Transfer RNA from a Minisyncoccota bacterium, 72 nucleotides, folded computationally. The coordinates come from a structure-prediction model, not an experiment, and the mean pLDDT is 82.
[in-house]
RNA sequence: GCACCUGUAGCUUAACGGAUAGAGUGCUGGCCUCCGAAGCCGGUGAUGCGAGUUCGAUUCUCGCCAGGUGCG
Numbered sequence: 001g002c003a004c005c006u007g008u009a010g011c012u013u014a015a016c017g018g019a020u021a022g023a024g025u026g027c028u029g030g031c032c033u034c035c036g037a038a039g040c041c042g043g044u045g046a047u048g049c050g051a052g053u054u055c056g057a058u059u060c061u062c063g064c065c066a067g068g069u070g071c072g
Stems, first nucleotide, its partner, number of pairs: 001071007010025004018055001026044006048064005
């Protein structure tokens, strides 16, 4: 340099183009306990960036950025 793949909460990850973007874990408040752990109830937080297509984009297209793999 070229080709391909990937990018969603702090972390691991779901989501035929259509629901308020769902869960696990974490963090946090409460209950419980002599104190913790466990358990139970609640809260918290995400679509890499910018355009385009569409009535509607996490999903499709293009560019950029980042990471990975292969070729040279």
About this RNA
Rfam family: tRNA. From the family's description: Transfer RNA (tRNA) molecules are approximately 80 nucleotides in length. Their secondary structure includes four short double-helical elements and three loops (D, anti-codon, and T loops). By type it is a transfer RNA.